This is a predicted structure of a 399-nucleotide RNA (Bacterial RNase P class A) from a Rickettsiales bacterium. The sequence is in RNAcentral, with records from ENA. Rfam family: Bacterial RNase P class A. Rfam describes the family as follows. Ribonuclease P (RNase P) is a ubiquitous endoribonuclease, found in archaea, bacteria and eukarya as well as chloroplasts and mitochondria.
[in-house]
RNA sequence: CCAGAUAGCUGGAUGACCGCAGGGGAUAUGUGGGCGAGCGAUUGCGAAUAGCAUCAAACGUCGAAUGCUCUUGAGGAAAGUCCGGGCUCCACAAAGCACGGUGGCGGGUAACGCCCGCCGAGGGUAACUUCAGGGAAAGUGCCACAGAGAAUAUACCGCCUCGCCGCUAUUUAUAGCAGCGCGGUAAGGGUGAAAAGGUGCGGUAAGAGCGCACCGCGGUUCCGGUAACGGAACUGGCAGGGAAAACCCCGCCGGGAGCAAGAUCAAAUAGGGAUAGGGUGUCGCUUUGCACAAUGCUAUCCGGGUAGAUUGCACGAGGUGCUAAGUAAUUAGCAUCCCAGAUGAAUGGUCAUCGCUGCGCAAGCAGUACAGAACCCGGCUUAUAGGCUAUCUGGCAUU
Numbered sequence: 001c002c003a004g005a006u007a008g009c010u011g012g013a014u015g016a017c018c019g020c021a022g023g024g025g026a027u028a029u030g031u032g033g034g035c036g037a038g039c040g041a042u043u044g045c046g047a048a049u050a051g052c053a054u055c056a057a058a059c060g061u062c063g064a065a066u067g068c069u070c071u072u073g074a075g076g077a078a079a080g081u082c083c084g085g086g087c088u089c090c091a092c093a094a095a096g097c098a099c100g101g102u103g104g105c106g107g108g109u110a111a112c113g114c115c116c117g118c119c120g121a122g123g124g125u126a127a128c129u130u131c132a133g134g135g136a137a138a139g140u141g142c143c144a145c146a147g148a149g150a151a152u153a154u155a156c157c158g159c160c161u162c163g164c165c166g167c168u169a170u171u172u173a174u175a176g177c178a179g180c181g182c183g184g185u186a187a188g189g190g191u192g193a194a195a196a197g198g199u200g201c202g203g204u205a206a207g208a209g210c211g212c213a214c215c216g217c218g219g220u221u222c223c224g225g226u227a228a229c230g231g232a233a234c235u236g237g238c239a240g241g242g243a244a245a246a247c248c249c250c251g252c253c254g255g256g257a258g259c260a261a262g263a264u265c266a267a268a269u270a271g272g273g274a275u276a277g278g279g280u281g282u283c284g285c286u287u288u289g290c291a292c293a294a295u296g297c298u299a300u301c302c303g304g305g306u307a308g309a310u311u312g313c314a315c316g317a318g319g320u321g322c323u324a325a326g327u328a329a330u331u332a333g334c335a336u337c338c339c340a341g342a343u344g345a346a347u348g349g350u351c352a353u354c355g356c357u358g359c360g361c362a363a364g365c366a367g368u369a370c371a372g373a374a375c376c377c378g379g380c381u382u383a384u385a386g387g388c389u390a391u392c393u394g395g396c397a398u399u
Base pairs, nucleotide, nucleotide: 001395002394003393004392005391006390007389008388009387010386012354013353014352015351016350017349018348020073021072022071023070024069025068033062034061035060036059040055041054043053044052045051075370079381080380082379083378084377085376086375087258088257089256090255099254100253101252102251103250104118105117106116107115108114119133120131121130122129123128134249135248139247140246142242143241156189157188158185159184160183162181163180164179166177167176168175169174170173197215198214199213200212201211202210216238217236218235219234220233221232222231223230224229262311263310264309265308272302273301274300275299276298277297281295282294284292318337319336320335321334322333323332324331325330355368356367357366358365359364
């Protein structure tokens, strides 16, 4: 210098003017504003100095709200709502079943499907990286196409012994060749993603873990490691392949709903209940009176609760710095800081200068990512212009 790997950071700046939302403060010897009042204006209609309308000073009253001023105001993902927790209400003896999730080992954490470290397997020359990474000998099912055969293994071609028949040769019972048949074989060919350990030597009629060596694999013992697992020695000729992201089995985890949760206050010509009242409205009965009951009326009191308002709701598993423990994730201690809180849903707009990128000789022109809180927090995933930092790996060159 080139190519790459990993872990992080940043996510335009300054100023002016206008505007929006939250919080605080001062005027309280009373601002803005509301209500009452109405000096007046001679503004409009009107012939009018009447009347009406409009504006409106003093004064009275309400009391901080819409005026003034200060201050704060999106993100690394606020997103998807995919996991986990806090918080709230409801349900709840315990255990089991069902259903859902999860899955190497150890650690971290409030918890997790997250994070860290390690192990194993795959990829890469390497830095490094990927893995739904328990069980296929509990059981059921599946393995397309091709192929003879896809799991109680199998014989299509080939190879080999034997038998029959034919041809050729001759030493006349042997050899060679071709065909057919009964068998042997798993070496070679062929099919396939996968064909029942691999390579080599021996062996055999031809072959074959049939025998042997090495590799792989299973078992036992020992050693190392908390463990997953690794190593060594001995031993066994070597086994029912794959797939559990098919059902299933095993271990572990899981009660439901969610801030529109929930709590408080609480309007009315809404509605419920209790008590009391009368020169007693309607009704009961054929009629009248009395009593009683029902339904109204009036008054007082009491719950519930709709609209609405308040709260939940901004001090939190919180941020920053230092120190200590730990390989790390993380934890502990000390110091320091307060940092959005809407619900017609704020966080914006315009201009100027600068930065960055592209085009252009230049003047200049164009662009400046993804996106936007809604109860809160920890993760994961996805989107993201441009810029920056650290460590490491490989290659080339030079010294």